Two RNAs folded together computationally: RNase P RNA and transfer RNA, 455 nucleotides in total. It holds a member of the Rfam family "Bacterial RNase P class A". Gene Ontology terms of the family: dimeric ribonuclease P complex, ribonuclease P activity and tRNA processing. The coordinates come from a structure-prediction model, not an experiment, and the mean pLDDT is 78.
RNA sequence: CUGCGCGGUCGGGCAGCCGCUGGGUGUCUGGCUUUCCAGGCGCCGAGAGGAAAGUCCGGUCUCCUCAGGGCAGCAUGCCGGCUAACGGCCGGGGGUUUGCGCUCAAAGCGCACGCUACGGAUAGUGCCACAGAAAAUAUACCGCCGGGCGGAAACGUCUGGUAAGGGUGAAAAGGUGCGGUAAGAGCGCACCGCGGUCUGAGCAAUCGGGCUGGCAGGGAAAACCCCAUGUGGAGCAAGACCAAAUAGGGGAGGAGGAGCGGCCCGCUCCGUUACAACUUCCGGGUAGGUUGCUUGAGCCUGUCAGCGAUGGCAGGUCUAGACGAAUGGUUGCCGCCCACCCAGGUGGGUACAGAAACCGGCUUACAGACCGCGCAGGUUU
RNA sequence: GGGGACGUAGCUCAGUUGGUUAGAGCGCUGCCCUGUCACGGCAGAGGUCGCGGGUUCGAGCCCCGUCGUCCCCG
Numbered sequence: 001c002u003g004c005g006c007g008g009u010c011g012g013g014c015a016g017c018c019g020c021u022g023g024g025u026g027u028c029u030g031g032c033u034u035u036c037c038a039g040g041c042g043c044c045g046a047g048a049g050g051a052a053a054g055u056c057c058g059g060u061c062u063c064c065u066c067a068g069g070g071c072a073g074c075a076u077g078c079c080g081g082c083u084a085a086c087g088g089c090c091g092g093g094g095g096u097u098u099g100c101g102c103u104c105a106a107a108g109c110g111c112a113c114g115c116u117a118c119g120g121a122u123a124g125u126g127c128c129a130c131a132g133a134a135a136a137u138a139u140a141c142c143g144c145c146g147g148g149c150g151g152a153a154a155c156g157u158c159u160g161g162u163a164a165g166g167g168u169g170a171a172a173a174g175g176u177g178c179g180g181u182a183a184g185a186g187c188g189c190a191c192c193g194c195g196g197u198c199u200g201a202g203c204a205a206u207c208g209g210g211c212u213g214g215c216a217g218g219g220a221a222a223a224c225c226c227c228a229u230g231u232g233g234a235g236c237a238a239g240a241c242c243a244a245a246u247a248g249g250g251g252a253g254g255a256g257g258a259g260c261g262g263c264c265c266g267c268u269c270c271g272u273u274a275c276a277a278c279u280u281c282c283g284g285g286u287a288g289g290u291u292g293c294u295u296g297a298g299c300c301u302g303u304c305a306g307c308g309a310u311g312g313c314a315g316g317u318c319u320a321g322a323c324g325a326a327u328g329g330u331u332g333c334c335g336c337c338c339a340c341c342c343a344g345g346u347g348g349g350u351a352c353a354g355a356a357a358c359c360g361g362c363u364u365a366c367a368g369a370c371c372g373c374g375c376a377g378g379u380u381u
Numbered sequence: 382g383g384g385g386a387c388g389u390a391g392c393u394c395a396g397u398u399g400g401u402u403a404g405a406g407c408g409c410u411g412c413c414c415u416g417u418c419a420c421g422g423c424a425g426a427g428g429u430c431g432c433g434g435g436u437u438c439g440a441g442c443c444c445c446g447u448c449g450u451c452c453c454c455g
Stems, first nucleotide, its partner, number of pairs: 001377010012334007020047002023044009049352001053363002056361005061235004073231005078092005093118001094116003098112005119226002124224002127219002141166002143162008174192006193215001194213008239291004249282005256270005298317008335350007382454007391407004400438001409425005431447005
């Protein structure tokens, strides 16, 4: 210097004009007056994100007969810590893939990167295709060995022993070695593994050591299930307040009311000690409006404690609140990328994506730029 | 704001105690049949089981994450 991987930060800049949303302020008008409300016209400053997304977890807040216990369902599942909380994050332990090393080799052990849904398989039920003798109550195809019979022998056959070797399988009932034996076998021994017990270190998971047992015993719980822990439900269209027209409801007043008709008379219908019309008041409640609404587990800087997640302290700072839903358009210059003519011009592009009560995580999408660490290669000294 | 279902061949769909090589109908290709076409017969091609991981000896099926489509409720 180049490339790759991991982690982190940013994710176009400046200026002009015209708009939109919501604030502050000046003035004018109206609401009887006002410090209040509405409107007009000016001025000032503000206006999307790292994911605003998916809605996968956890919380704040609000309501529901405040929710104590149990069952079911769901979620979580090594240990410790952080946090308001979490299935998130940090640290540690165990296990495991790969690579390297130790060992004649195998089993096993050590180191490094990575991964890890890691409670229980001796609570119970069920499953393990094909192959294979046998797949969990073990068993015997080839083989090895003893005995009987046949045979001159090779060998054949019957019976018994064995599980070392071969073979099957993803997996074969502890592994390696020595002894032992007719052949074999934890049958005996050493080491490793495993169980029990005692003990040391550690907050703990766990790790180490001694003694002891020849060995309990396969896999799988992302099969059912068991155990432990947690969990009431709904969601800002939660909820609270004000409250029109119309139609119901309740109280009071109320003897007339309606139709025919241009008007009067008249006629018809309804009502008349009460459920009429009509007037008025009250209540629920719809449209609509206000609120919840953005000062909050907030943000920035410095410092201290801690391996770290994170926390303490000091200083500074206020940064969108819409609801048929604003955050836009255009011009100039600059930055970056691509193409063309060619040596500075022209043209095009500039990611993913856009708040909706709020906050902490996770996951997903994302052009480009910068920083740090690690690995590989090249050049120079 | 809340809840549910689906994704398998070009199209429509099957695929259960997870098991060898994933099927069916229509469509497509070739051959036969016919004077020719259709129908019919025979043969064949065609699959990232949406995607990425994991569990397992083994995954279309089980688990987790993610993407897309559709439906329902307030």